[in-house]
Source information
This is a predicted structure of an 89-nucleotide RNA (Glycine riboswitch aptamer) from an Acidimicrobiia bacterium. The prediction has a mean pLDDT of 77. The source organism's lineage runs through Bacteria, Bacillati, Actinomycetota and Acidimicrobiia.
C1' cells in the first nucleotide's frame, strides 16, 4: 500500500426433510392421542489438529432438549454485493 486466502457482520438471490387419527374451529384455527423430521441453536464422540504429559479445538456424523411434520416466517450451506478485521505478496 489499490493489498490475496482465512474470519465476522449485513443486503440479494437460491434453500430440503417430516403426519395420521378424533374433536373443534370460518381457516393446521384449537385441544388431545399416537408417530416423524433434521440444515436455526445445542450436546456428544470421531478421522484429524495440537501437546513432554494433562488440558483443549473439531462434522454436513450422532442424539434430538429446543425447534420443525399446509402455506408464511426460520433454515445449515452456496453464490454476488458490501463493510469490518487480519496482513501474505
Nucleotide at each position: 500500500u489499490a493489498g490475496a486466502c482465512c474470519c465476522c457482520a449485513c443486503g440479494c438471490g437460491g434453500g430440503a426433510g417430516a403426519g395420521c387419527c378424533c374433536g373443534u374451529u370460518c381457516a393446521g384455527u384449537c385441544g388431545g392421542g399416537c408417530g416423524c423430521c433434521g440444515a436455526a441453536g445445542g450436546a456428544g464422540c470421531a478421522a484429524c489438529c495440537a501437546c513432554c504429559c494433562c488440558c483443549g479445538g473439531a462434522a454436513u456424523c450422532u442424539c434430538u432438549c429446543a425447534g420443525g411434520c399446509a402455506a408464511c416466517c426460520g433454515g445449515a450451506c452456496c453464490g454476488c454485493g458490501c463493510g469490518g478485521a487480519c496482513g501474505a505478496g
Rfam family: Glycine riboswitch aptamer. Rfam describes the family as follows. This family represents the bacterial glycine riboswitch. Glycine riboswitches usually consist of two metabolite-binding aptamers domains with similar structures in tandem. Gene Ontology term of the family: glycine biosynthetic process.